[in-house]
RNA sequence: GAUCCGUUAGCUCAGUUGGUUCAGAGCGCUUGCUUCACACGCAAGAGGUCGAGAGUUCAAAUCUCCCACGGAUCA
Repeated sequence: GAUCCGUUAGCUCAGUUGGUUCAGAGCGCUUGCUUCACACGCAAGAGGUCGAGAGUUCAAAUCUCCCACGGAUCA
């Protein structure tokens, strides 16, 4: 330098042939119940606008372009 893959909640990830409640799961966190207390368990809750920007479309996490970051391969 080229090609390919990835970037979604604090962490690990799912959701990708665009469609109204498709923004979710597990763990973690907060509160309550339980306990002498803690843990476990049970119930409830908070938390992200999907890496940044632009474009296409009636409609984009999902398609296109560009940039950034990480990884792999080749040179």
Record summary:
The RNA shown here (transfer RNA) has 75 nucleotides and comes from Candidatus Colimorpha pelethequi. The same sequence occurs in records of 3 taxa. RNAcentral holds the sequence, with entries from ENA and MGnify. It matches the Rfam family "tRNA". Rfam classes the family as a transfer RNA. The prediction has a mean pLDDT of 81.